Description: The RNA shown here (c-di-AMP riboswitch aptamer (ydaO/yuaA leader)) has 133 nucleotides and comes from Aneurinibacillus terranovensis DSM 18919.
[in-house]
RNA sequence: AAGAUUUACUUGCCGAAUCCAUAUUUUAUGGAACGGGGGAUAUUUAUAUUUAUGGGGUGUAUCUGAUGUUAUCAGAGAGAGACCUUAUCCUCUCAACCCGUCAACUAACCUCGUAGGCAUGAAGGGAGUAAAA
Numbered sequence: 001a002a003g004a005u006u007u008a009c010u011u012g013c014c015g016a017a018u019c020c021a022u023a024u025u026u027u028a029u030g031g032a033a034c035g036g037g038g039g040a041u042a043u044u045u046a047u048a049u050u051u052a053u054g055g056g057g058u059g060u061a062u063c064u065g066a067u068g069u070u071a072u073c074a075g076a077g078a079g080a081g082a083c084c085u086u087a088u089c090c091u092c093u094c095a096a097c098c099c100g101u102c103a104a105c106u107a108a109c110c111u112c113g114u115a116g117g118c119a120u121g122a123a124g125g126g127a128g129u130a131a132a133a
Stems, first nucleotide, its partner, number of pairs: 011119004018032006033114006043104001052101001054102001055099004062076006077094005083126004088122002
C1' cells in the first nucleotide's frame, strides 16, 4: 500500500415490512401508517363451479420451443439499477413460499403481516438543495 474477514456507527438500495406511546422494561401491549386475504346487491348471461390434467393466493419472478436426464439454450414478456424522466445504450434478476377440495368482482364488516437481503452504470433533459465569490 492492497485484499479478505469480523464488529460498531453513519448514509443509501430491493421490499408493504416503518414510526410513536405505555408498562410489570431488553420483552409485551396498544395506536398510526403502509401492505395482503376473506366477504352482499347489481354486473359478468351460460359468468363460475360441481375429485382430477383439481383449484386458488402473496410476489416482477410467467409463457413458448428445442435439447434432455432435471439442467441448459433461444425467443417473447416482466422487474431493478440510489431526486424525477427517457421509443437511447449497458448491466443484473426471473426466486421462494402458502391455503387444503375451497374463495370471480364486491359496500358494510371480519381478519392477517410489519420480515429478510444488500452497497450506488453511462448519456440527454428537468427539478431542488448547499457552499463560495